The RNA shown here (c-di-GMP-I riboswitch aptamer) has 97 nucleotides and comes from a Rhodocyclaceae bacterium. The model forms 95% of the base pairs in the Rfam consensus. Taxonomically the source falls in Rhodocyclaceae (Bacteria, Pseudomonadati, Betaproteobacteria, Rhodocyclales). Its mean pLDDT, the model's own confidence on a scale to 100, is 77. The sequence was found by an Rfam model in a public genome assembly.
RNA sequence: AAUAUUUUUUGGCAAACCUUCGCGAAAGCAAGGGACGCAAAGCUUCCGGGCUGACUGACGACACCUUCGAGUCGUCAAAGCUAGCGGGGUUGCCAGC
Numbered sequence: 001a002a003u004a005u006u007u008u009u010u011g012g013c014a015a016a017c018c019u020u021c022g023c024g025a026a027a028g029c030a031a032g033g034g035a036c037g038c039a040a041a042g043c044u045u046c047c048g049g050g051c052u053g054a055c056u057g058a059c060g061a062c063a064c065c066u067u068c069g070a071g072u073c074g075u076c077a078a079a080g081c082u083a084g085c086g087g088g089g090u091u092g093c094c095a096g097c
Stems, first nucleotide, its partner, number of pairs: 012038002017033004022029002036084001042090003046087003049082003056077007064069001
């Protein structure tokens, strides 16, 4: 210098929204699609905040019966949910120094 070949030009998560004879009382979750964003948007309810109130408990009201008893409504309370609300705990990839 020419020819040929190989490698790299990345990978991860996924809000709103849509879908499901899905789960749940609800908040919310799961799966598929979808990307607003995320360098811990990996995991973990220990602390604070937020959301929900079927069951259960407390309190109040109403009404039935009048013997026991149970009913309806309201308020409050997580043990439910949120780790993509914040803090703490814990684990970890690539690159540079």